[in-house]
Molecule: c-di-GMP-I riboswitch aptamer
Organism: Paenibacillus radicis (ex Gao et al. 2016)
RNA sequence: AACUGAAAAGGGCAAACUUGUUGAAAAACAAGGACGCAAAGUUAUGGGCCUAAGGUUACAAAACUAUGGCUGCCAGACCACCAGA
Numbered sequence: 001a002a003c004u005g006a007a008a009a010g011g012g013c014a015a016a017c018u019u020g021u022u023g024a025a026a027a028a029c030a031a032g033g034a035c036g037c038a039a040a041g042u043u044a045u046g047g048g049c050c051u052a053a054g055g056u057u058a059c060a061a062a063a064c065u066a067u068g069g070c071u072g073c074c075a076g077a078c079c080a081c082c083a084g085a
Stems, first nucleotide, its partner, number of pairs: 003084003012037002017032006035072001041078003045075003048070003054065004
């Protein structure tokens, strides 16, 4: 350095939900709160998923569409604490 995560040590993050704010929505942020997580750190690069303002189609009902999102959906890339059963 790579690999591994049993037993430790110091810790870290924070699901659902509630309140507030932003947003068309998905969702995000802040506070509270802990379901869990050895990368549940960063990154929208690939796949997948969510939404449909605007646009298109349509008599209507609706349908399609990302330039909008999800990294705690799966991977890739990058950074990284402790230890070595």